[in-house]
Context: one part of a larger RNA
RNA sequence: GAGUAGCGAAAGACGGGUGAGAAUCCCGUCCACCGUAUGACUAAGGUUUCCUGGGGAAGGCUCGUCCUCCCAGGGUUAGUCGGGACCUAAGCCGAGACCGAAAGGUGUAGGCGAUGGACAACAGGUUGAGAUUCCUGUACUACUUAUUGGAGAGAAGGAAUGACGGAGAAAGAUAAUCUGAGCCAGCGAGAGGAUGUUGGUUUAAGGCUGAGAGGGAGUGUGGUAGGCAAAUCCGCCGCACAGAUAUCCUGAUCACUGAUGACGCAAGUCAGAUGAAUCUAUGCUUCCAAGAAAAGUUUCUAUCGCUAAUUCAAUAAGUACCCGUACCGCAAACCGACACAGGUAGUCGAGGAGAGCAUCCUAAGGUGAGC
Numbered sequence: 001g002a003g004u005a006g007c008g009a010a011a012g013a014c015g016g017g018u019g020a021g022a023a024u025c026c027c028g029u030c031c032a033c034c035g036u037a038u039g040a041c042u043a044a045g046g047u048u049u050c051c052u053g054g055g056g057a058a059g060g061c062u063c064g065u066c067c068u069c070c071c072a073g074g075g076u077u078a079g080u081c082g083g084g085a086c087c088u089a090a091g092c093c094g095a096g097a098c099c100g101a102a103a104g105g106u107g108u109a110g111g112c113g114a115u116g117g118a119c120a121a122c123a124g125g126u127u128g129a130g131a132u133u134c135c136u137g138u139a140c141u142a143c144u145u146a147u148u149g150g151a152g153a154g155a156a157g158g159a160a161u162g163a164c165g166g167a168g169a170a171a172g173a174u175a176a177u178c179u180g181a182g183c184c185a186g187c188g189a190g191a192g193g194a195u196g197u198u199g200g201u202u203u204a205a206g207g208c209u210g211a212g213a214g215g216g217a218g219u220g221u222g223g224u225a226g227g228c229a230a231a232u233c234c235g236c237c238g239c240a241c242a243g244a245u246a247u248c249c250u251g252a253u254c255a256c257u258g259a260u261g262a263c264g265c266a267a268g269u270c271a272g273a274u275g276a277a278u279c280u281a282u283g284c285u286u287c288c289a290a291g292a293a294a295a296g297u298u299u300c301u302a303u304c305g306c307u308a309a310u311u312c313a314a315u316a317a318g319u320a321c322c323c324g325u326a327c328c329g330c331a332a333a334c335c336g337a338c339a340c341a342g343g344u345a346g347u348c349g350a351g352g353a354g355a356g357c358a359u360c361c362u363a364a365g366g367u368g369a370g371c
Stems, first nucleotide, its partner, number of pairs: 012030006031368004039348003045328002049326001050074006059067002079140002081324004086117002091112003097106003121138005141320011152304002157300005165287004171280003176274006182201006202262002206257002209255003214250004218241007226234002263268001288291001334343002350362004
């Protein structure tokens, strides 16, 4: 320079409280803002920022009794959620092996490796801070033991399945929403009544049986040079029957149960409308560019067995390990040197008007931007 520029998109006002001190902290009322978000959940990342008590030097673009700041104490509970004790992809490692002055490189068997496959829990309650984890109720999975009943069991091998693309269309169903009626609760002129008005009318996983739109499938038998051995399995070749309104499998969803429970002060019903991008559906139709693997599951023998060692079913009792779990998560807690108008994957996402996740106004919920 100069007490100058600036104080980083945004609505606050009033009353009360606390306090040495209040525009700024707390409570209340009104007002205002977001509302395919400025709401809710979660991945990554952060790593205690979460909660309680206390504090006010510094940080906070002013203030401060306040804080994501400082001090102390507390807080994250799992057979079922996510990951491991299962599987494999790209890729990586790599016994032997091959190559290479050395270092090292390549790579078989084998292994690791999710962003994929497989796999058993829901509702309510509860804390200052945790909950599909605690508690209550009702379930399910695997294994162990026992009892009862039945039966040969069975690969690290064979086979089937698992098992997959794009586009399109129609149907059934549910979620959700709305309307009307009934019922319940609240409100309702100075008093009594009537018409009213506002809100509510909720319930899961699992289970037995029944219903169920839709979808899929030939069955038996004879032969057999293929499936690196074998096979009763698969494949291939015949024959018989059947070729669909049958039978079997599957299947959203509905009824019943769960529930003499939970939730609710109480009522806790019915009818209708709209209707999904969700489910049936890894379906169906169609197209060419022809769209993972392995475990798992089923089956077949090899093999082992001649008595229940083994295995299956039912019932009962018991057992169930390790890691994550707080909090932020379109943000003042992540990435941007900052409490920065930027960036940040996925899920849910109500009502009126509307083709609409546009736009405007609102619900639930959140917020009033640190001069």
Annotation: Predicted 3D model of a 371-nucleotide part of an RNA (large-subunit ribosomal RNA, domain III) from Hujiaoplasma nucleasis. The RNAcentral record of the full RNA draws on Rfam. It matches the Rfam family "Bacterial large subunit ribosomal RNA". Model confidence (mean pLDDT): 82 of 100. The source organism's lineage runs through Bacteria, Mycoplasmatota, Mollicutes, Hujiaoplasmataceae and Hujiaoplasma.